[in-house]
RNA sequence: GGGCUUGUAGCUCAGUUGGUAGAGCGGUCGCUUUACACGCGACAGGCCUCUGGUUCGAGUCCAGACAAGCCCA
Numbered sequence: 001g002g003g004c005u006u007g008u009a010g011c012u013c014a015g016u017u018g019g020u021a022g023a024g025c026g027g028u029c030g031c032u033u034u035a036c037a038c039g040c041g042a043c044a045g046g047c048c049u050c051u052g053g054u055u056c057g058a059g060u061c062c063a064g065a066c067a068a069g070c071c072c073a
């Protein structure tokens, strides 16, 4: 220098044909217990890496950047 893949909650990851952003773990509170743990329930936590474009509408489609990983030179 070239190619491919990935970027979504604190962590690991889903997200279908473009139509209200989710799960598990973790956190907080409550129930339970003499107490803790386990278990059960509720809540908080996101402008989906960035900038543009298409569209009535973009996490999703298109272009360009940035970052990480792999391969080639």
Base pairs, nucleotide, nucleotide: 001072002071003070004069005068006067007066010025011024012023013022019056027043028042029041030040031039049065050064051063052062053061